[in-house]
RNA sequence: GAAGCAAGCCAGACCGCCGCUGGUGCAAGGCCCGAAAGGGCGCACUGGAGGAAGGUCCGGACUGCACAGGGCAGCGCAGCAGCUAACGGCUGUCCACCGCGAGGUGAGGAUCAGAGCAACAGAGACGAGUCAGGGCGGGUUCCCGUGUGGGCCCGCCUUGGGUGAAACGGGCAAUCUCUGCGCGCAGCAACACCAAAUAGGCCGGCGAUGAUGUGGCUCCGCGGAGCCGGCGGGUAGGUGGCACCGAGCCGUGCAGCGAUGCACGGCCCAGAGGAAUGGCGGUCACGGCGGCAGGUUCGCGAGGGCCUGGCGCUGCACAGAAUCCGGCCUAUCGGCUCGCUUCACAC
Repeated sequence: GAAGCAAGCCAGACCGCCGCUGGUGCAAGGCCCGAAAGGGCGCACUGGAGGAAGGUCCGGACUGCACAGGGCAGCGCAGCAGCUAACGGCUGUCCACCGCGAGGUGAGGAUCAGAGCAACAGAGACGAGUCAGGGCGGGUUCCCGUGUGGGCCCGCCUUGGGUGAAACGGGCAAUCUCUGCGCGCAGCAACACCAAAUAGGCCGGCGAUGAUGUGGCUCCGCGGAGCCGGCGGGUAGGUGGCACCGAGCCGUGCAGCGAUGCACGGCCCAGAGGAAUGGCGGUCACGGCGGCAGGUUCGCGAGGGCCUGGCGCUGCACAGAAUCCGGCCUAUCGGCUCGCUUCACAC
C1' cells in the first nucleotide's frame, strides 16, 4: 500500500423568529365547556423520539380470572458449563462444516423401544432375502436308449458378476416417536374508580272514595291508570393505570477469560390520547453534480487521470414513541475509532 475480519461509535452543529405539547410556579381566585365526574383558558421557567421508536417473533413486569396435589393431552426447547427477573437471548468451550488466515455458520439428546421413508439405476430398497452358476437331497415327467441320463419344481449349502449413496448392513429424528426440561388462560381495548339520559329491576308512599295530566282553573268540567320518591347494576362520558425512582442512566473501582455481578459517587431523562416533538431564515461542517483557476502526470498529438482552491446548484439515509422493560429479526445515505489477518514492496 491492497484486499479482508471483528468490535464499538456518530446519525449534522450553532443563532434568531413563529408555533405544538408535558411538568413546575404565580395561585388564593376568575372565566368557559359539562347534569355531574371532570376538563380547558393567561404569564414565566423548564423537558420534548430512535438505534432501530419498526415487525409484533420470543421472554418478563403489571392486571384480571382460574388454581389442593399428581398425571394425561397440547405447545416449545435440546453438546457441555455458565449469565439472567426470564427467554427460543447472551457468554465461554468441545465437535462438525466453510475460509490460506483473522474468523464465520450449526435445526449438534436418542435409530439395540417401536413405526415410517429413500429419486434414478437395478432381479431385488427397508419386508427381508433376491438374480445367475455349482453341489447335495427329494418329488415329478420324457424315452430305439432305462442311465452315475435330460427337462421342470421344492428344500439346504456354497460361489459370484452387475446396479446403486446404500444390498440381513447402514442412513434420516427438519416424519411420527422416545428421553430430559419448561409452560394455567387472557391481555393496558388488561384492570380499578367516578358517573348521566333512556329502558328495565327492587323498595316505600299516593291513586277508580278518580291520582298525574288538561280546560284562565279555589268549589267546576274533561279524562281514565298510573304518578312521586329512594336504592342498586350496566352503558355514554370522565379519571387513574401512565411516565419522577425504575431488572433506570452516567462515571470509577473490584471479582470474572467472558456474558455478568457487587460497591461507591452523581443524575432525573418524552409522554399524547386521532395522537405534540414542527416551520422559516442565516452561518459553518459533510456528500453529489457542473463549469473555472492553479499544480502535477500519461500521451507525438487531440485529449485524459490525480491533487488543491474558491463559485453555483442540490442533497442529508432508514424511519416517528402510544403500559413498561430485556432480546431477536428486518431497514439504513454517509462517516469515524480501536484491534487483528493475508498478500506485495522497502529497510
A computed fold for a 347-nucleotide RNA from Ideonella sp., annotated as Bacterial RNase P class A. Taxonomically the source falls in Ideonella (Bacteria, Pseudomonadati, Betaproteobacteria, Burkholderiales). Rfam family: Bacterial RNase P class A. Rfam links the family to the GO terms ribonuclease P activity, tRNA processing and dimeric ribonuclease P complex. By type it is a ribozyme. It is recorded under the gene name rnpB.